[in-house]
RNA sequence: UCCGAUAAAGGCAAACUCAUCGAAAGGUGAGGACGCAAAGCCAUGGGUCUGUCGUUCCGAUGAACUAUUGAACUAUGAUCGCCAGGUUGCCGAAU
Numbered sequence: 001u002c003c004g005a006u007a008a009a010g011g012c013a014a015a016c017u018c019a020u021c022g023a024a025a026g027g028u029g030a031g032g033a034c035g036c037a038a039a040g041c042c043a044u045g046g047g048u049c050u051g052u053c054g055u056u057c058c059g060a061u062g063a064a065c066u067a068u069u070g071a072a073c074u075a076u077g078a079u080c081g082c083c084a085g086g087u088u089g090c091c092g093a094a095u
Stems, first nucleotide, its partner, number of pairs: 003092002011036002016031006034081001040087003044084003047079003054073004059069003
């Protein structure tokens, strides 16, 4: 360095619940542990999720529209506990 023990010390915390922020996906805090050797950090590429705003369209309402309602599309939003990449790092049996 590779690698990752039925090792030791320590670490993180899924679902769910409560509070809170957000239009939502989701975030944060507390509780809680399914799991994790990078489940530390970075949205850079791909994937996935959301759809405020915007664009397009059907019908209805309406005096009318750039309005209301509904549908489709859309990331600049979200996710690093989906994969890849980058970067930093604890321990040390076997290889």

The prediction has a mean pLDDT of 82. A computed fold for a 95-nucleotide RNA from Aneurinibacillus danicus, annotated as c-di-GMP-I-GGC riboswitch aptamer. NCBI's taxonomy places the organism under Bacteria, Bacillati, Caryophanales, Paenibacillaceae, Aneurinibacillus.